Overview: This is a predicted structure of a 71-nucleotide RNA (transfer RNA) from Candidatus Collierbacteria bacterium CG09_land_8_20_14_0_10_46_12. RNAcentral holds the sequence, with entries from ENA. Its mean pLDDT, the model's own confidence on a scale to 100, is 84. It matches the Rfam family "tRNA". Gene Ontology term of the family: triplet codon-amino acid adaptor activity. The family's RNA type in Rfam is transfer RNA. The organism belongs to Candidatus Collieribacteriota, within Bacteria.

RNA sequence: CGGGGAUUAGUUUAACGGUAGAAUUCGCGGCUGGGGGUCGUGAGACGGGUGUUCAAUUCACCCAUCCCCGA
Numbered sequence: 001c002g003g004g005g006a007u008u009a010g011u012u013u014a015a016c017g018g019u020a021g022a023a024u025u026c027g028c029g030g031c032u033g034g035g036g037g038u039c040g041u042g043a044g045a046c047g048g049g050u051g052u053u054c055a056a057u058u059c060a061c062c063c064a065u066c067c068c069c070g071a
Base pairs, nucleotide, nucleotide: 001070002069003068004067005066006065007064010024011023012022013021018054025043026042027041028040029039030038031037047063048062049061050060051059
């Protein structure tokens, strides 16, 4: 320098262009004498920008970070 891939809760990880789910974590509560464990309930996320569209996590372009291949 060229090509490809990844980026979503604190962490891990889903999601035909149509209200972003789950596990774990954390808060509260129940069961227990308490702890542990378990059950219920709640909180918490689309890397940044522009564009296309009635509507973008999803499509296009640019940027950033990381990984792989080539030179």